Predicted 3D model of a 101-nucleotide RNA (TPP riboswitch aptamer (THI element)).
[in-house]
């Protein structure tokens, strides 16, 4: 000069569902709290993603199949969308200078 998984910073994106129990409450509603279930994360200053075959969002009040029940699992999906094509160092790699034999 180049590449750039990982890591660092800086900016930026994104989600927060189910179940039960117990307390407000007229109430089976909502709203508060424990604890359970998937999961990196179900409200922590935490996690997770930033050019993309998945961070998430739209189709989705979707289809199979599972489960106390769920956006639980596959598939729809190389589907439409989607936040940096960012700065360090390292490390590989090229190419130049200088210098010693």
């Nucleotide at each position: 000069c180049a590449u750039c998984a990982a890591c660092a910073c800086c900016a930026g994106g994104g989600g927060u569902g189910c179940a039960a129990g117990c307390u407000u409450c007229a109430a089976u509603a909502a709203a508060g709290u424990u604890u359970g279930c998937u999961g990196a994360g179900a409200a922590a200053a935490a996690c997770c993603c930033u050019u993309a075959u998945a961070a998430c969002c739209u189709g989705u009040u979707c289809a199979g199949g599972a489960u106390a029940a769920u956006g639980c699992c596959u598939g729809c999906g190389a589907a439409g969308g989607g936040a940096g094509a960012g700065u360090g160092a390292a490390a590989u790699g090229a190419a130049a200078u200088u210098c010693a034999a």